[in-house]
Context: one part of a larger RNA
RNA sequence: GAGUAGCGAAAUAGAAGUGAGAAUCUUCUACACCGAAUGCCUAAGGUUUCCUGAGGAAGGCUCGUCCGCUCAGGGUUAGUCGGGACCUAAGCCGAGGCCGAAAGGCGUAGGCGAUGGACAACAGGUUGAUAUUCCUGUACCACCUCAUAAUCGUUUGAACGAUGGGGGGACGCAGUAGGAUAAGGAAUGCGCGCCGCUGGAUGUGCGCGCCCAAGCAGUGAGUGAGUCAGAUAGGCAAAUCCGUCUGGCAAUCACAAGCUGUGAUGGGGAGGGAACUAUAGUACCGAAGUUCCUGAUUUCACACUGCCAAGAAAAGCCUCUAGUGAGAUUAUAGGUGCCCGUACCGCAAACCGACACAGGUAGGCGAGGAGAGAAUCCUAAGGUGAUC
Numbered sequence: 001g002a003g004u005a006g007c008g009a010a011a012u013a014g015a016a017g018u019g020a021g022a023a024u025c026u027u028c029u030a031c032a033c034c035g036a037a038u039g040c041c042u043a044a045g046g047u048u049u050c051c052u053g054a055g056g057a058a059g060g061c062u063c064g065u066c067c068g069c070u071c072a073g074g075g076u077u078a079g080u081c082g083g084g085a086c087c088u089a090a091g092c093c094g095a096g097g098c099c100g101a102a103a104g105g106c107g108u109a110g111g112c113g114a115u116g117g118a119c120a121a122c123a124g125g126u127u128g129a130u131a132u133u134c135c136u137g138u139a140c141c142a143c144c145u146c147a148u149a150a151u152c153g154u155u156u157g158a159a160c161g162a163u164g165g166g167g168g169g170a171c172g173c174a175g176u177a178g179g180a181u182a183a184g185g186a187a188u189g190c191g192c193g194c195c196g197c198u199g200g201a202u203g204u205g206c207g208c209g210c211c212c213a214a215g216c217a218g219u220g221a222g223u224g225a226g227u228c229a230g231a232u233a234g235g236c237a238a239a240u241c242c243g244u245c246u247g248g249c250a251a252u253c254a255c256a257a258g259c260u261g262u263g264a265u266g267g268g269g270a271g272g273g274a275a276c277u278a279u280a281g282u283a284c285c286g287a288a289g290u291u292c293c294u295g296a297u298u299u300c301a302c303a304c305u306g307c308c309a310a311g312a313a314a315a316g317c318c319u320c321u322a323g324u325g326a327g328a329u330u331a332u333a334g335g336u337g338c339c340c341g342u343a344c345c346g347c348a349a350a351c352c353g354a355c356a357c358a359g360g361u362a363g364g365c366g367a368g369g370a371g372a373g374a375a376u377c378c379u380a381a382g383g384u385g386a387u388c
Stems, first nucleotide, its partner, number of pairs: 012030006031385004039365003045345002049343001050074006059067002079140002081341004086117002091112003097106003121138005141337005147332006159324002164320004172307004178300003183294005189210006195203001211267002215262005222255004226249007234242002271285002308311001351360002367379004
């Protein structure tokens, strides 16, 4: 320079509390803002920022009793969620090998590698901080035991079964129609509470609430597929499997969202609501649970139709033999279940931007009135009043 520029989009006010000190902290009451978000879940990334107690030097563009700051203590619980003990894609590595002054490059077998495939748990409760992880209730998956029972079998071969064969997994986009559900609305239906500080109101009054999973059993809108017998130069060996050929026979099978019953004599539930020296809407108690309408961008399901740019692989799985071969299968009962992640933020003051930065940041849910609508305006649940 200069007590100058600036103090980084936004609504606050009142009362009470705490305290040395309060516009800024806490609580309450008004008011206001977002509401396809400024709500909720979650990936990446961050890495303790989470919770509790204490503190106020510095950080916080003011203040500060407060904080994502400082100090201390605490907090992340899994057979089923995500990853590994399974599979492969792009890509990468690469025994031998080929090439190359050296370093090294390429690449077969093989391996690694999710953003994909496969794969068994739901509802409620609970903490100051975790929960599909703890607890309660009800399940499911894999393996083990031989404890019990039944059945089958021991060369007239039960059962298992490839690193091999075959099937399957297995796939694009657009468009229409249908089924179903989620969700929402209404009720002269049901339940509980209420009738108030001016005037009116016992009324078709007002307010609030009228639910529940996986699993198991049945059913199933619909969609798709033929099945049996014989023969067999193919599927690198074999095959009863697949393929091919011939003949007979028309109903069976598979997949499916949902619904019904059960689960549930349970949970939850508007509301009511204590005691105690110690607060708590805590412990505890707990009603109704129907009908009608609308109806998805969700699901059946890339199922159907259409189109051209013609739309992964491998394993799990099923089957076939090669083979192993004396016990095996089923049911009940009992037992076992490894490693890593799990706090918190996550359109943001915690990530990327040197900052508590008007920028950027993948996916899911996404209610009501008006509306074609996820536009827009006003609202619910929920969140916030942006640090001069």
Molecule: large-subunit ribosomal RNA, domain III
Organism: Aquibacillus salsiterrae